[in-house]
Context: one part of a larger RNA
Molecule: large-subunit ribosomal RNA, domain I
Organism: Sulfuriferula sp. AH1
């Protein structure tokens, strides 16, 4: 120093496990906010420090249910001190209380901080802006108007995953380069709404036959078409389904419904409550495992208990059960056409003009100007009045069909920030979410942003009393089945490093 055995550290790979994901079903809910929201700050328990919880009334006050023996959140013990069958902890509904920041609204600000005013005083309470309505006043300018001033408003404002409707709107990239084109009216911004939104009862289609609003689905069809006729783009008409609803107008006057509003019932949601039936032996540390005989069952889904339980526990079927709030229905009084959509009866009125349609330039239509119809409108222009006018793909004639320029409308269509339940030939800690653990942390960046690593003694801490020597480490005793299960502990693989002991040099 090599090779073999054989024992050890060293690492932490495998294997088992799951508190976390992850991706669907069903059914609720889709809204919270000036009555101060979503997120925070800063405080609060007898004891420091996080997390939860609350909020100067500060792990909590108050009613009214449920429930019944312990209880004072967790990490996390331990001291102290207390509640509690005169019914606490705990669970549910309604309440109160709710510091300071923030839309943040008295003024100011470097968020959780300064600094005011008025009113009432024991506490308190007002004071932002706009936008409606009512008062008061009031210019150029006479009435007036614009202004100002006050008073009311359960008005608005901020936030919220993803869906929808409106505006404004890319480029990389394909085209094998590129420019017309595509990508795309997509990403991205920004206005609004709603539980859905939008659309919507034909100046529609069809094709001489006839259909009946809208939307979504599958054909029609990658067809007809378009298209540096290249890349590509992509209808419709008919057909089958899902659903299925039709309606209105201004002004006065009368009667009457329905939505609103109390009340009273029933269903449900927010707590709950009963709720069957097993014992022997044997291994073994521990019985649910083996055996041996039984039982229940409208409960043999699932957890969980010292290894594998229908019959030990928690629950499951399946019955039952609300003072209180609240959703939905019904019935009853009231109310009276009111955002916003009925019907009647009189009387008066009314059928949509700077509009269709043209000329120019755009834009949308599957449809790139073309043979280019239809649709919107930046500009110029400009009809008809139902004896009328739109439409049928230039464009005229017949002929067919509708009736523009005002309004409303559920169901079928989308979506999922959340609540509950249930499943997975869906992960098992480098994997499932970035996060199974006090993670958007620690950490980096001036900032926008970027962003981790980290789970597992043991059934129970029973977490090693007491001895020895140490500075530690260790050795003994001693718990346990088991300590090579000894506290960064289950199993414990390689690399690497070490003792022994052979051979070889």
């Nucleotide at each position: 120093u090599g090779c073999a055995u054989g024992u050890g550290g060293u690492g932490g790979a495998u294997g088992c496990c799951u508190u976390g994901g992850c991706g669907a079903u069903u059914a609720c809910a889709g809204g919270c906010g000036a009555a101060g929201a979503a997120g925070g700050a800063c405080g609060u328990u007898g004891c420091a420090g996080c997390c939860u919880g609350c909020g100067a009334a500060a792990a909590g006050c108050u009613g009214c249910g449920g429930g019944g023996a312990g209880c004072u959140g967790g990490c996390a013990a331990g001291c102290a001190a207390g509640c509690u069958u005169u019914g606490a902890u705990c669970c549910g509904c309604a309440g109160a209380u709710a510091u300071c920041c923030g839309a943040a609204u008295g003024g100011g600000g470097a968020a959780a901080c300064c600094c005011a005013c008025c009113c009432u005083u024991a506490g308190g309470g007002g004071u932002a802006c706009c936008c409606u309505g009512g008062g008061c006043u009031g210019a150029a300018u006479a009435c007036a108007u614009a202004g100002g001033c006050u008073c009311a408003g359960u008005g608005g404002g901020g936030c919220g995953a993803a869906c929808c409707g409106g505006g404004c709107g890319a480029a990389c990239u394909g085209a094998a380069a590129c420019a017309u084109c595509u990508a795309a009216g997509u990403a991205g911004c920004u206005c609004g709404a709603g539980g859905a939104a939008a659309a919507g009862a034909a100046a529609u289609c069809a094709a001489c036959c006839g259909a009946g609003a809208u939307u979504c689905c599958g054909c029609a069809a990658g067809u007809a078409g378009u298209g540096g006729c290249g890349a590509g783009c992509g209808a419709a008409c008919g057909c089958g389904g899902a659903g299925g609803a039709g309606c209105c107008u201004g002004c006065a006057a009368g009667a009457u419904a329905u939505a609103g509003c109390a009340c009273a019932c029933a269903c449900g949601u927010u707590a709950a409550c009963a709720g069957a039936a097993c014992c022997u032996u044997c291994u073994g540390g521990a019985a649910a495992g083996a055996u041996g005989g039984a039982c229940c069952a409208u409960a043999g889904u699932g957890g969980g208990u010292g290894a594998u339980a229908g019959u030990c526990c928690c629950g499951u079927a399946u019955g039952u059960g609300a003072a209180a709030a609240c959703c939905u229905g019904u019935g009853u009084g009231u109310a009276g056409a009111a955002c916003u959509a009925a019907g009647u009866u009189u009387g008066c009125g009314a059928c949509a003009a700077g509009u269709a349609g043209g000329g120019c330039g755009g834009g949308a239509c599957a449809c790139g100007a073309g043979a280019a119809a239809u649709c919107c409108u930046g500009u110029c222009u400009g009809a008809a009045c139902a004896u009328g006018g739109g439409g049928g793909g230039a464009c005229c004639a017949u002929c067919c069909u509708c009736c523009a320029a005002g309004g409303c409308u559920a169901a079928a269509u989308a979506c999922u920030c959340g609540u509950a339940a249930u499943c997975g030939a869906c992960c098992g800690a480098u994997a499932g979410u970035g996060a199974a653990c006090c993670a958007g942390u620690a950490c980096c960046g001036u900032g926008a942003g970027g962003g981790a690593a980290a789970g597992g003694c043991g059934a129970a801490a029973a977490g090693a009393a007491c001895c020895c020597c140490g500075g530690g480490a260790g050795g003994g005793a001693g718990u346990g089945a088991a300590a090579u299960a000894g506290a960064u502990c289950c199993u414990g693989a390689a690399a690497c490093c070490g003792c022994a002991u052979g051979c070889a040099u």